[in-house]
RNA sequence: AACCGCUCUAUCGCCGGCCUUCGGGCGGGAGGAAAGUCCGGGCAACACGAGCCACCAUACUUCCUAACGGGAAGGAGCAGAGGAGGAAAGAGCCUAUGCUACAGCCAGUGCCACAGAGAAUAUACCGCCACGGUGCAACAGCCGUGGUAAGGGUGAAAACGCGAGGUAAGAGCUCACGACGGUCAGCAGUGAUGCUGACUGGUGGUAAACCUUAUGGGUUGAAAGACCAAAUAUACCGACAGUCAAGGGCCGGCUCGCCCAAUACGAUAGUUUCCACUAUCUCUGUCGGAGGGUAGGUUGAUAGAGGCCGUCGGUGACGGCGGCAGUAGAUAAAUGAUAGAGCGGUCGCGUCAGCGACCGGACAGAACCCGGCUUACAGGUU
RNA sequence: AGGGGCAUAGUUCAUCGGUAGAAUAAGAGUCUCCAAAACUCCAGAGCUGGGUUCGAUUCCUAGUGCCCCUGCCA
Repeated sequence: AACCGCUCUAUCGCCGGCCUUCGGGCGGGAGGAAAGUCCGGGCAACACGAGCCACCAUACUUCCUAACGGGAAGGAGCAGAGGAGGAAAGAGCCUAUGCUACAGCCAGUGCCACAGAGAAUAUACCGCCACGGUGCAACAGCCGUGGUAAGGGUGAAAACGCGAGGUAAGAGCUCACGACGGUCAGCAGUGAUGCUGACUGGUGGUAAACCUUAUGGGUUGAAAGACCAAAUAUACCGACAGUCAAGGGCCGGCUCGCCCAAUACGAUAGUUUCCACUAUCUCUGUCGGAGGGUAGGUUGAUAGAGGCCGUCGGUGACGGCGGCAGUAGAUAAAUGAUAGAGCGGUCGCGUCAGCGACCGGACAGAACCCGGCUUACAGGUU
Repeated sequence: AGGGGCAUAGUUCAUCGGUAGAAUAAGAGUCUCCAAAACUCCAGAGCUGGGUUCGAUUCCUAGUGCCCCUGCCA
């Protein structure tokens, strides 16, 4: 890492199915994870105009797949091992193995505690160097001003490494070589990428920090939904409306656009010649809260992107073709117990043929279905 | 079955990735004749593994435990 995770028979019991002469008979009944509910899909209902933003998820490449954040193959990086080469060691090279949440800190912003002189526009504590002063025979030493990142020290990290030039001492300050990054070109490859060359930069870390880029995402979830039955109070509260409009919906926000129920012209008061308008109350409707009633049955619901075997294609995941077998479906939840035989393990005896005793334990139990992932697992096999 | 949230001291709660803090309870002392109250002091913790990072209670991930919500009718 992969696989198994006892098998068969009889009797009794439990849950479904079919038949019945109602006595019974026949046949079926948990898992590799049925688990966690972490992804993806089927299925179902509702919604559905467009754009931008927000939110969530993913992140090397190509492929597989119904789909995926899963899988396969490859690339790059890292780790330890072996080998060649070599006098030896290191770096580098080759080989196989293992691991990797592996886009972008050359888009921008933020952060980098303590220690330390200085932590990202670098920094002057010690040291080094120059100058001035003091001192001295002359150095040294001491004081001050300035230069310096080579050396020391601090730290997880000190501004690319190393050599030469250069300099008062130094420094990518300059140059060669090298590491890294960016742009361009050529070659190989489907691609990630690799190799080569030219130009260029002077380069800290951090995106499981904000974020940027690219891609994807309508919402809900079998308590979905369909049918039947039972039951009753829309008490009360809030918002809005009852056709100049306001409010609401499409929609989490914005813009544009589109759509919308209830069909009073009820009462009272005020203004007014009237029409009409305003306010309050009642009524009606929608939404939200709260309260009341009821929590029963059928269906969804068990043949499926299914399993096994063979063969062909493919490095592989997987796919094509052919054949075979095949009723778990409960609803607070059935799938168990006993006996016998076999098989396996342990222990003991043994004349090494066997015999006897004991055990079959772990994790765990379907609840619409399927593909994965993750986690748990006595013991055994390879 | 589906969905949401939480875990920090004995208890209730804080905490911008940089020494985990407060209240209260417990213990000791002062005060008091003895207690209570008051005052002073003291001990005590990040649910468990793994990862990212110089550094994790905090970010990510796997698990464990606990809490909350929901149907139908009008």
Two RNAs folded together computationally: RNase P RNA and transfer RNA, 456 nucleotides in total. Rfam match: Bacterial RNase P class A. Rfam classes the family as a ribozyme. Rfam links the family to the GO terms tRNA processing, dimeric ribonuclease P complex and ribonuclease P activity. Its mean pLDDT, the model's own confidence on a scale to 100, is 77.